[in-house]
Context: one part of a larger RNA
Molecule: small-subunit ribosomal RNA, central domain
Organism: Chromulinospumella sphaerica
RNA sequence: UUGGGCGUAAAGCGUCUGCAGGUGGAGCAGGAAGUCUUUUGUUAAACCUCUGGGCUUAACCCAGAAACUGCAAAAGAAACUCCUGUUCUUGAGGAUGGUAGAGGUAAAGGGAACUUCCAGUGGAGCGGUGAAAUGUGUAGAGAUUGGAAAGAACACCAAAGGCGAAAGCACUUUACUGGGCCAUACCUGACACUGAGAGACGAAAGCUAGGGGAGCAAACGGGAUUAGAGACCCCGGUAGUCCUAGCUGUAAACGAUGAAUACUAGAUGUUGUCUUAAAGGUCUUUUAGAAAUAAAUUUUCUAGAAGAGACAUUUAUGGACGGUGUCGUAGCUAACGCGUUAAGUAUUCCGCCUGGGGAGUACGUUCGCAAGAAUGAAACUC
Numbered sequence: 001u002u003g004g005g006c007g008u009a010a011a012g013c014g015u016c017u018g019c020a021g022g023u024g025g026a027g028c029a030g031g032a033a034g035u036c037u038u039u040u041g042u043u044a045a046a047c048c049u050c051u052g053g054g055c056u057u058a059a060c061c062c063a064g065a066a067a068c069u070g071c072a073a074a075a076g077a078a079a080c081u082c083c084u085g086u087u088c089u090u091g092a093g094g095a096u097g098g099u100a101g102a103g104g105u106a107a108a109g110g111g112a113a114c115u116u117c118c119a120g121u122g123g124a125g126c127g128g129u130g131a132a133a134u135g136u137g138u139a140g141a142g143a144u145u146g147g148a149a150a151g152a153a154c155a156c157c158a159a160a161g162g163c164g165a166a167a168g169c170a171c172u173u174u175a176c177u178g179g180g181c182c183a184u185a186c187c188u189g190a191c192a193c194u195g196a197g198a199g200a201c202g203a204a205a206g207c208u209a210g211g212g213g214a215g216c217a218a219a220c221g222g223g224a225u226u227a228g229a230g231a232c233c234c235c236g237g238u239a240g241u242c243c244u245a246g247c248u249g250u251a252a253a254c255g256a257u258g259a260a261u262a263c264u265a266g267a268u269g270u271u272g273u274c275u276u277a278a279a280g281g282u283c284u285u286u287u288a289g290a291a292a293u294a295a296a297u298u299u300u301c302u303a304g305a306a307g308a309g310a311c312a313u314u315u316a317u318g319g320a321c322g323g324u325g326u327c328g329u330a331g332c333u334a335a336c337g338c339g340u341u342a343a344g345u346a347u348u349c350c351g352c353c354u355g356g357g358g359a360g361u362a363c364g365u366u367c368g369c370a371a372g373a374a375u376g377a378a379a380c381u382c
Base pairs, nucleotide, nucleotide: 004353005352006351007336008335012350014201015200016199017198021194022193023192025088026087027086028085029084030083031082033081034080035077036076037075038074039073040072041071042070049065050064051063052062053061054060091191092188093187094186095184096183097182098181099180103177104176105175106174107173108172109171110154115149116148117147118146119145120144121143125136126135162169163168206247207246208245209244210243211242215241216240220236221235222234223233258349259348260347261346262345263344266327267326268325269324270323271322272321273320274319275318276316277315278314279313281311282310283309284308287303288302289301290300291299292298331338332337355382356381357380364375365374366373367372
């Protein structure tokens, strides 16, 4: 509960796609379902309200009116919503030309480091800690040189930088592939927004099957510490971490802030594209000199000049559009703070909240191999 909210107090689904539903741009014409006006009928009486009247007054009673509202019918109005027709281009989409990017999938390749193994040198410790010990080493360790193998992760660049719906994405190259942004204003002509159910994706851990296993490391074993030490520290070490195919479907899945659209001071970074201006460069054009050539033409070299055109590059300022930061006005906010990337001003649609505990529990149902997930109370108590 005809009310108020959801950054931090309870509350935005982890994210997206999308059926139904809800909502929806501009002009004209028509219709008249909603809407509005008038009329008629009906809406029993009593009650309520108003005006009168009757009991000495009041309560009470009587009369009249109004009202209660709706329903039905008829006649009209046409601004708004709606429906039909037609038109439009600014929303949306397409086309063409550009452009940035760790966006995705697959394959191939690379170097540094760790570890192990083999061989050489060498000869007593190494390792570890607050201090030690367990551990390891004369069966030759550690150190050092050369070689080999294997797995995992990719230093610098690297940034408050970029991309992606979110989860997330970083060595290099190739193939395939998604989305964005900018410019043009050529095409379609409202094709849009949201989205209950539904579907898809979804870190880590975990599960199933098969591989793989260098480093790290739950569990576990040992050494310490300690009153104890089921820990922190140390020595080891298995699942796991990696790959393939499935499952799971959760996170402080966070901007603790749903999506879309419009409007509302600025300042300052950064990133993408376009534009404006400038600079030098290259090429074309032109003049003079020299050389080559029998000569002209032509070619080459050097120097200079001016303008025009083309190409790519660099730099700088301003601007436009798109992203991403910081500060901040108005405004908002309980405050903190937010502030054109709003938590401001509005509209549309969805989700969610209603004292703490009990409890994200029980029961039931659905899903799952399981772990568990989703949905989700009450008694009682303060």